[in-house]
Molecule: c-di-GMP-I riboswitch aptamer
Organism: Sulfurovum sp.
């Protein structure tokens, strides 16, 4: 080192759900809060889903967004029993 893992140390992150607060809304951001996680760190590339407009007689369908804690791909990290 890489590949694997979480056995061990040191941490680390924080679901629901509460209260502010942003936003048309999907959701986001703070704080309290711990389901859980070996990358539950970055990243919006691929797909999923979800919003909102538009458009159709109705379905498909466009366009913008949201979702990384939904799946997978990039990038990058702590520790080493087997």
């Nucleotide at each position: 080192a890489a590949c694997u893992g979480a056995a061990a140390a040191a941490g680390c992150c924080a679901a629901a759900c509460c209260u502010g607060u942003u936003g048309c809304g999907a959701a986001g951001c703070a704080g309290g809060g711990a389901c859980g996680g070996a990358a539950a760190g970055c990243u919006a590339u691929g797909g999923g889903u979800c919003u909102u407009u538009c458009a159709u007689a109705a379905u498909a369908g466009a366009a913008a967004g949201a979702u990384c804690g939904c799946c997978a791909g990039g990038c990058u990290g702590c520790c080493a029993a087997a």